[in-house]
Predicted 3D model of a 478-nucleotide part of an RNA (small-subunit ribosomal RNA, 3' major domain) from a metagenome. The prediction has a mean pLDDT of 84. RNAcentral holds the full RNA, with entries from SILVA.
Context: one part of a larger RNA
């Protein structure tokens, strides 16, 4: 100087407390471990793996397995030969490929019965390509993490024989090394904050495709009108402890109040300092070594990543009456659509099918939003709960739904009656509940990433767990 202590002081944070809801029990979806397996590719293991790479494994992806082939190669660039490229048939085969026959003669340039060149295909020779092969402990690059914690430094001076101190400690205060006093310190730089985006209010311009007070008109904002409103989406305005009491050292600052649409960082976001984990990735992407070269490269077909005594994670659905069911009726945001997004109509209990209008969309569709709300029956039951799991009937994608796909209808109707130690998330439009979309995508979502809607409880307080912050103390530890 650091690190560390079941030393001390200060102080923060869903750290605990004070609520609310779960997870541990059950059913199933999903990764993991293990076991099998021919293979059941590979990575990732406390927090900071484990609905993680994977924003979607039927073929492909795919990297692993079995078998069939292929050796200058699927894939670049460079010699030589030889065809124009293309194109269609035939045989054989799982196919990749093999073998065959047949059509075709094109574009530029020149000295134009020819000869050169581009491209393009086949064949050959070797230099080479090729590897999701190992090493993340060679290594860029990205990323996690402590952690959006307030720390990490440096000129120059001065202190110290040095390592180093000082400055950044103290005394207030702060979300903050935030600012203020003080002071052998004086500045200064990465970080804090602000600048940037979005939401909360207003003015202004603009008025379609959006609105709709007013007139008129309609089944309908539909037409004619009009842009007052709403809304869209530029431009300014606004919030600065700026004012007013108090407290504080005449400070910085904190309390209270006014005014305001918003108060003291208004709400969210994006933004992640020096550094730590020899953390993660050579299977995104590059790249040093090393291995390989007729095979660890390449290509097909088929399997298999989907196995199943079990064990853990997350996550659905549920054990019910604050509910199930059948009718009826009301309000959204946000996003996507041309190999798409489909109204409408007619067919089918449905899942869909047929037809086709409009829309590259503030126009036209995905689109009834659902939980509420107003009746109706259930009346505490393993049930009119719960729905797994089977049988059987179809749809729909797609060369193909047997290993392996999503829905539907019809029957079947399992555990399950609030879940032991333990243990998670949350402080406000949060948590809980309710549904919408959109990325991947042929099809496959209970994941995941966004969007409205309804809408709480509780924080006495810092003693105690848990992480950190800063000062000071002990160390035999670096």
């Nucleotide at each position: 100087u650091g690190a560390c202590g079941g030393g001390g002081g200060c102080c923060c944070g869903c750290a605990c407390a004070a609520g609310c809801g779960g997870u541990g029990g059950a059913g199933u979806a999903u990764g993991u471990g293990g076991u099998u397996u021919a293979a059941u590719u590979c990575g990732a293991c406390g927090c900071a793996a484990c609905g993680c790479g994977c924003a979607g494994a039927a073929c492909c992806u795919u990297a692993c397995c079995u078998g069939g082939u292929c050796u200058u190669g699927a894939c670049a660039u460079c010699c030589c030969a030889a065809g124009a490229a293309u194109c269609u048939g035939a045989g054989u085969g799982a196919a990749a490929g093999c073998u065959c026959a047949g059509a075709g003669u094109g574009c530029c340039u020149c000295u134009u019965u020819g000869a050169g060149g581009a491209g393009c295909u086949u064949g050959g020779u070797g230099a080479c390509a090729g590897g999701u092969g190992c090493u993340g402990c060679a290594u860029g690059g990205c990323u996690g993490u402590c952690g959006u914690c307030a720390g990490c430094u440096c000129g120059u001076g001065u202190c110290g024989u040095g390592a180093g101190a000082u400055g950044u400690u103290g005394g207030g205060u702060u979300a903050a090394g935030u600012c203020c006093c003080g002071c052998a310190a004086c500045g200064a730089g990465c970080g804090c904050a602000a600048c940037c985006c979005u939401u909360a209010u207003c003015u202004u311009u603009a008025g379609u495709u959006g609105c709709c007070a007013u007139c008129a008109u309609u089944u309908a904002g539909u037409u004619g009108g009009g842009c007052a409103c709403u809304c869209u989406a530029g431009a300014g305005a606004g919030a600065c402890u700026g004012c007013c009491g108090g407290u504080g050292u005449c400070a910085a600052a904190c309390c209270g109040g006014a005014g305001g649409a918003a108060g003291g960082u208004g709400g969210g976001g994006a933004u992640g300092a020096c550094g730590u984990c020899a953390a993660g990735u050579c299977c995104u992407c590059a790249u040093g070594g090393c291995c390989u070269u007729u095979a660890u490269g390449a290509u097909c077909a088929g399997g298999g990543c989907u196995a199943c005594a079990c064990a853990c994670g997350u996550a659905c659905u549920a054990c019910a009456a604050u509910g199930g069911u059948c009718g009826g009726u009301a309000c959204a945001a946000a996003g996507g659509g041309c190999a798409g997004c489909g109204a409408c109509a007619g067919g089918g209990c449905g899942a869909c099918c047929u037809g086709u209008a409009g829309c590259g969309a503030a126009u036209c569709u995905c689109u009834u939003a659902a939980a509420g709300c107003c009746g109706u029956u259930c009346u505490c039951a393993g049930u009119c709960c719960g729905g797994a799991u089977u049988g059987g009937a179809g749809u729909c994608u797609g060369c193909a739904a047997c290993u392996c796909g999503a829905c539907u209808c019809c029957a079947u109707g399992a555990a399950g009656u609030u879940g032991g130690a333990a243990u998670c998330g949350c402080u406000a439009g949060u948590a809980a509940u309710c549904g919408u979309g959109g990325a991947u995508c042929a099809g496959c979502a209970u994941g995941c990433c966004a969007c409205g809607g309804u809408g709480a409880a509780u924080a006495c307080g810092u003693u105690c767990c848990c992480g950190g912050g800063c000062c000071u103390u002990g160390u035999a530890c670096a």
Its Rfam family is "Bacterial small subunit ribosomal RNA". Rfam links the family to the GO terms ribosome and structural constituent of ribosome.